RNA sequence: CUGGCGGCGUGCUUAACACAUGCAAGUCGAACGAAGCACUUUUGCAGAUUUCUUCAGAAUGAAGUUUUACCUGACUGAGUGGGAGACGGGUGAAUAACGCCUGGCUAACCUGCCUCACACAGGGGGAUAACAGUUGAAAACGGCUGCUAAUACCGCAUAAUCGCACGUUACCGCUUGGUACAGUGUGAAAAACUCCGGUGGUGUGAGCAUGGACCCUCGUCUGAUUAGCUAGUUGGCACGCCACCAGCCUACCAAGGCGACGAUCACUAACCGACCUGACACGCUGACCGGAACACGUUGGGACUGACACACUCCCCAAACUCCUACGGGAGGCAACUAUGGGGAAUAGUGCACAAGGCGGGAAACCCUGAUGCACCGACACCACGAGAGCCAAAAAGUAUUUCAGCAUGUUAAGCUCUAUCAUCAAGUAAGAAAAGCUGACCCUACCUGACUAACAAUCACCGGCUAGAUACGUGCCAUCCGCCCCGGCAAUACCUAUGGUGCAAACGAUAUCAGGAUUUACUGGAUGUAAAUGGAGCGCAGGCGAAAGGAUAAGUCUGAUGUGACAGCCCGGAGCUCAACCCCGGUACUGCACUGAAAAAUGGUCAUCUAGAGUGUCGGAGGUGUAGCUAGAAUCGGUAGUGUAGCGGUGAAAUGUGUAGAUAUUAGGAGGAGCACCAGUGGCGAAGGCGGCUUACUGGACGAUAACUGACGGUGAGGCUCGACAGCGUGGGGAGCAAGCAGGAUUAGAUACCAUGAUAGUACACGCUGUAAAUGAUGAAUAGUAGGUGUCGGAAAGCACAGCUUUUCGGUGCCGCCGCAAACGCAUUAAGUAUUCCACAUGGGGAGUACGUUGGCAAGAAUGAAACUCAAAGGAAUUGACGGGGACCCGCACAAGCGGUGGAGCAUGUGGUUUAAUUGGAAGCAACGCGAAGAACCUUAGCAAGUCUUGACAUCCUUCUGACCGGACAGUAAUGUGUCCUUUCAUUCGGGACAGAAGUGACAGGUGGUGCAUGGUUGUCGUCAGCUCGUGUCGUGAGAUGUUGGGUUAAGUCCCGCAACGAGCGCAACCGUUAUCCCCAGUAGCCAGCGGUUCGGCCGGGCACUCUGAGGAGUCUGCCAGGGAUAACCUGGAGGAAGGUGGGGAUGACGUCAAAUCAUCAUGCCCCUUAUGACUUGGGCUACACACGUGCUACAAUGGCGUAAACAAAGGGAAGCAAGACCGUGAGGUGGAGCAAAUCCCAAAAAUAAAGUAUCAGUUCGGACUGUAGUCUGCAAUCCGAAUACAGGAAGCUGGAAUCGGUAGUAAUUGCAGAUCAGAAUUCUGCGGUGAAUACGUUACCGGGUUUUGUACACACCGCCCGUCACACCAUGGGAGCUGGAAAUGCCCGAAGUCAGUGACCCAACCGCAAGGAGGGAGCUGCCGAAGGCAGAUUCGAUAACUG
Repeated sequence: CUGGCGGCGUGCUUAACACAUGCAAGUCGAACGAAGCACUUUUGCAGAUUUCUUCAGAAUGAAGUUUUACCUGACUGAGUGGGAGACGGGUGAAUAACGCCUGGCUAACCUGCCUCACACAGGGGGAUAACAGUUGAAAACGGCUGCUAAUACCGCAUAAUCGCACGUUACCGCUUGGUACAGUGUGAAAAACUCCGGUGGUGUGAGCAUGGACCCUCGUCUGAUUAGCUAGUUGGCACGCCACCAGCCUACCAAGGCGACGAUCACUAACCGACCUGACACGCUGACCGGAACACGUUGGGACUGACACACUCCCCAAACUCCUACGGGAGGCAACUAUGGGGAAUAGUGCACAAGGCGGGAAACCCUGAUGCACCGACACCACGAGAGCCAAAAAGUAUUUCAGCAUGUUAAGCUCUAUCAUCAAGUAAGAAAAGCUGACCCUACCUGACUAACAAUCACCGGCUAGAUACGUGCCAUCCGCCCCGGCAAUACCUAUGGUGCAAACGAUAUCAGGAUUUACUGGAUGUAAAUGGAGCGCAGGCGAAAGGAUAAGUCUGAUGUGACAGCCCGGAGCUCAACCCCGGUACUGCACUGAAAAAUGGUCAUCUAGAGUGUCGGAGGUGUAGCUAGAAUCGGUAGUGUAGCGGUGAAAUGUGUAGAUAUUAGGAGGAGCACCAGUGGCGAAGGCGGCUUACUGGACGAUAACUGACGGUGAGGCUCGACAGCGUGGGGAGCAAGCAGGAUUAGAUACCAUGAUAGUACACGCUGUAAAUGAUGAAUAGUAGGUGUCGGAAAGCACAGCUUUUCGGUGCCGCCGCAAACGCAUUAAGUAUUCCACAUGGGGAGUACGUUGGCAAGAAUGAAACUCAAAGGAAUUGACGGGGACCCGCACAAGCGGUGGAGCAUGUGGUUUAAUUGGAAGCAACGCGAAGAACCUUAGCAAGUCUUGACAUCCUUCUGACCGGACAGUAAUGUGUCCUUUCAUUCGGGACAGAAGUGACAGGUGGUGCAUGGUUGUCGUCAGCUCGUGUCGUGAGAUGUUGGGUUAAGUCCCGCAACGAGCGCAACCGUUAUCCCCAGUAGCCAGCGGUUCGGCCGGGCACUCUGAGGAGUCUGCCAGGGAUAACCUGGAGGAAGGUGGGGAUGACGUCAAAUCAUCAUGCCCCUUAUGACUUGGGCUACACACGUGCUACAAUGGCGUAAACAAAGGGAAGCAAGACCGUGAGGUGGAGCAAAUCCCAAAAAUAAAGUAUCAGUUCGGACUGUAGUCUGCAAUCCGAAUACAGGAAGCUGGAAUCGGUAGUAAUUGCAGAUCAGAAUUCUGCGGUGAAUACGUUACCGGGUUUUGUACACACCGCCCGUCACACCAUGGGAGCUGGAAAUGCCCGAAGUCAGUGACCCAACCGCAAGGAGGGAGCUGCCGAAGGCAGAUUCGAUAACUG
């Protein structure tokens, strides 16, 4: 959220919280007395009615009433008495315990009712309740007087096979003992009723009857930050108590008892059969059912009665709470059933019946029974059933989607034909009832029959992966979703909704909990070099483990049998409810425990041996092993004396410091302390820490050889003890050098550092303490087995050709390397391999080795050692990249060398900023900024202002009309609007059509609006850098590697050689243009050597030789020589050649990177606008101007300026064009127009240059911004806002700070020319030629790149990652002056009820006694113990607190 039905089960997990009302234990009259009632009989009163009659009376005797006596009773309710009430039913608070479980034991025990057996019941007595009277009290409940019964109570008699005491004998046993028995003493009984059948009673015994009690073995949660606990405690002796044993209790005696195999303390918890889960082992749980298993009954204490209780519906006391009250006092206990409140996420009715099977009482009939049997409520669990079936396509409508064709829902529906499970209505009708009859809560039952309608009956979750199943809309890191990964930022299969689908189905989802997966606490079954994890090292008690052969044993072990392991449950096989759930029957199983029989291989204990482990002895060499003493030389520092003069010292550079009061340097002799150069070595010794001059003394250990001795004496080792670097602490001396802290000097942004000067603790010694280190081999100790090779240290043996060599062997110490192991790295006889034994330690990261507690310490600090909270990772090893102020190699105008610039000035141009109505928009390090834009006055134009239009400026379709178009007029800035005049297309079958225009209608047009982070295409860049990959094979668990690395070489992954690689592809190179040389072909519009002509111009004839042009070829290939190199690739030099090692220069741009640029070239998805974000027009704007930056031009001048006259190009352009000659103008230009669509004509003059002049270093005869005047050109238009001309004036600027750019040869520099765009408007861009240098030692460093190696905590890849402080807010926790609450103990005080003991002057019926009195009993009082309560100091657990970690 939804909900049809039935069966079967199940239902306060929380407050053992409080409880109104009803009910849950009563029964017996055959134990008893009295009362009442009814009935039978009897008696009295009474006198209706009737009969007779002498009317006076006699007889009869009904209803009614009452007295006496009696009988009977499923009759009534109290009382005495008996049985029961100790069961049944509830709950789980306490309890960590013999409480439970399991198996035993009692020769230390009890047992009503039941069964069997034996014996008996004789004779008396005194009371008392009820009741009556009286009386107190609110009530509860009593007091006094009097009466009465019993199967109530009390004596006496009788007897035992009964109890006790003494005592005899026999047998037996598990120790104390048990059983049986002759005898003596002593004690103890009873009840009646009756229908005469019996029932009941007393004593005793027995029971393999029933139930209980005590004791014992094993098992039974967590914590050591709980390590010591215990005085009735442990034992003994004696009394007591008890059913019985027992410190159970008391007195005395002893000092024991428990504990690391976890005592005590704290926390938690009832236990089990079993339930759930799991392959098992096991883990978790202890609801229902069951255990006549435990405990409890508001809390605490106590007894009485009884066969059984210290008692849920008994009693007494105390406490809390509730209720009543007349205030004096009383009543109560639902954890029985139902109900109520409360708590809580949450759990039902104040139901029916004793019909069944049971409990209690009774002789029985019967009574009682919230036990029990039923039924109600709840989809709470399990099981079953249903909601229809068949046919039916125009594949209906609707809905959803769509590429608009379709497709899905879908035979689904509608329609037709059937059926009736369920539900509904009606009729019938069991079993449960026990073999006569009667008796049914359930029950208007189950079941069955009939009727009736497809009618009454489907939801929920999900659809990204795990995981079966997808599309659309909406939303836009929002709202949400989420078990994990994660989804959502404008195209969401993940959100919401819809459609469709999937799954389950009267349910479906969510949440919580348990187990699994998790071998992720590892017994089965794991780890510890680097991931978490070996103690710093040794010695060693306990413990667990342990060599060889033999004997006996049988603790554990194996095996057979017996007992037990309740029932239910699980499992298997049957059977009954229509099936199933459920229930019934049978069988396994319950893996355990106990007892008993047998076995003896191995383990254990035991007896007696052995020598291989271990140890001792003898001989020998090696050694910085340790402790104490003596002692040598070199060096530093300081002091004394001499020589000597100005610095010394120190650093990257300095300064502090020191020195003329004589330093540093040097010489001499002397003092003092510390450390021991060379030898010196992955060499030696030691357990580790550690140990280094020589020498003496003492001393530990290891090793080799030998085989005399002991005879398993061993290995490990929790606790414990000892040792333990440096630093530090205490006491005392010592102090040369060095040197924390400190001081001043430097460095620096700062510099509490690095550097330098000084200097104190300390370092050294003695005696103590501390007890930690990356105390590392990051590798615990021991033993055995398991390929080798090669060094080295200490010994020994054998052999030989003997200053020695070779081989073998034992013990150390290294390297390399198989098998094997390992995640890999790596380890590998010195294991991280194969096995065994013991110890230690880890269980995600952080919090944290922190806090608290405890222990030791003088302190510092050490050891032990958490939690809250927080994260989804932290970590290991290896791989590929990227990065490094890591390494190696190489390249580049990268630096260097050299030349010229920029940055300073003025101007041009672009950008930013600012401004503005607008200054449209884009580009942003290199790789935006003279960029798109190859050219903004209008147009362009996208922006702004104003004015206009709405199917539209542009395209297609439809309808109607017209025959167009075009021209002039008026208004208006124009768009536009108004009116007027003229003309009327093509072909034709004459209907109409084509085409064009106008009007209308809606589909649509339109958008330089958004998104380049939705895209295509195009482009930039690294970079013309030499790289980027693939197939097959091989190696690796894998990511990946190899190839592509290595040695050379190159411009090049170019080539050669080698190689577990062999090949291939995209790049490189080459192929294509261009340029440099030559040849050949062609020869006009090009050319002119020779010949001729000439107007002297290749102009003409002529020619094609040359130049040149256009085609086609040749040449350059390390081809040749020498040397180097590896006989290679290749390099160096040379020859030849126009050109030489890619000849120069272009085009050509690998895989990829930058979410690089562009939606404004174009195209395009989605979104947005649609009388506007579209379209048109005019005007203004893009040209603004304090300023900043980029790119350029012109200059600053003499290598120059100016004027004069003179020379030499290439490549281009030209018809809406280039324009010659001529004329005019100072000039821009104008007039005019020969020629040329071009190797023919024109633009067109090349300039720098060279020549001879001029002025002579100055703001100039440099420079030419800006301004004035005048005129020119283009164009509709030159104001904002064009270019150029002439004249006149003449600004800044005298070579440019920090910084920065370009290019290595026909290059830089310098100099003009042409073209693109274009009406006009270059200092832009693209080309072209002319003149024409300097320098490169070289690769250390800067920048960029390539290869390789190394480190990495980076992978968005160093513009990475990441640490700390501070500020603010919040969370959790420790400390905290304190304050406050609980818990469990201890000591003392008080001391209820009550048992027991003492006393009992008071009281008392039974028995004895003639009596007095006695026996016996009681009240009362006292004492011990004793709950609650009070006081005290300690312990422990919480809450809270300023401040603080």